[in-house]
Notes:
The RNA shown here (c-di-AMP riboswitch aptamer (ydaO/yuaA leader)) has 132 nucleotides and comes from Streptacidiphilus carbonis. The prediction has a mean pLDDT of 80.
RNA sequence: CGCACGCGGUCGCCUAAUCCUGUUGGGAACCGGGGAACCACGUCUCUCCGGGGUGAAUCAGCCGAACCGGCUGUAGGAGACCUUCCUCUCCGAACCCGUCAGCUAACCCGGUCGGCGAGAGGGAAGGAAAGG
Numbered sequence: 001c002g003c004a005c006g007c008g009g010u011c012g013c014c015u016a017a018u019c020c021u022g023u024u025g026g027g028a029a030c031c032g033g034g035g036a037a038c039c040a041c042g043u044c045u046c047u048c049c050g051g052g053g054u055g056a057a058u059c060a061g062c063c064g065a066a067c068c069g070g071c072u073g074u075a076g077g078a079g080a081c082c083u084u085c086c087u088c089u090c091c092g093a094a095c096c097c098g099u100c101a102g103c104u105a106a107c108c109c110g111g112u113c114g115g116c117g118a119g120a121g122g123g124a125a126g127g128a129a130a131g132g
Stems, first nucleotide, its partner, number of pairs: 010118005018028004029112006039102001050100001051097004059073005076091004081127007
C1' cells in the first nucleotide's frame, strides 16, 4: 500500500413493510383480501384433470427412463434526485387459502416482514432540489 473477514456509525437499495406515540397496546400512512346493483361470465365442480390469492417471478424448447433436477431463452421486474431514450449488470423465486371467492358502493377482515450495498452501473435530454 492492497485484499479478505468481523464490529460500530453514516448514507442508501429491493419490498406495502415506514412514521408518531406509548406500554402487553394504539394512531397515521402505505399495502392486501372479502363484499351489491349495473356489467361480465355462460362458466366451475362431480366422472380423468378442482379452483383461487400474494408477488416482477409467466411461458416455451431441450437433456434426463421417471421424480427431483439441469441447460437455453422468454412475458415481466430491479439498479443512489425524478421521467424518457440508449446501453450494461442482475432477477425471472417462494409461499398461502382449502372445494370456495369475476367486477364491486356501503361495509367487513388483515399486513407493516425479511434480505442486501459502500462509488454503491454508465451516457444523453428535460425538470427538480441544493448552493451562490